[in-house]
RNA sequence: AUAGCACGCUAGGGGGGCUGGAAUAUGGCCGGCUGAGAUUGUAUCCCAUAAAGAUACCGACCCUUCACCUGAUCUGGGUAAUGCCAGCGUAGGAAAGACGUCAUAUCGAGGCA
Numbered sequence: 001a002u003a004g005c006a007c008g009c010u011a012g013g014g015g016g017g018c019u020g021g022a023a024u025a026u027g028g029c030c031g032g033c034u035g036a037g038a039u040u041g042u043a044u045c046c047c048a049u050a051a052a053g054a055u056a057c058c059g060a061c062c063c064u065u066c067a068c069c070u071g072a073u074c075u076g077g078g079u080a081a082u083g084c085c086a087g088c089g090u091a092g093g094a095a096a097g098a099c100g101u102c103a104u105a106u107c108g109a110g111g112c113a
Base pairs, nucleotide, nucleotide: 001106002105003104004102006101007100008099009097010096011064012063013062014061017033018032019031020030021029027047028046041057042056043055044054045053068093069092070091074087075086076085077084
């Protein structure tokens, strides 16, 4: 000097499924499965008595090419059920910086013996 593990900084991206039971506008909850994460909190909306919620922000978590999305109402296996597991997949798309610290490797230059 170059490459670069890891950590950090700043910036950015992403998902929230399946299932048992319960409540009923003074309600919208409590569990189980997988998972890093399956909504902690707030606000707004919605549901007119029914069985079901929606959006935004904050928080947590993951990711910036091993997140996540698409193909996919896909294929095989398994499950109470589900992207639960595997395949598809060296697929297509997808959000970084000439930043800081730094294990290590390689190359070069100089000094000493």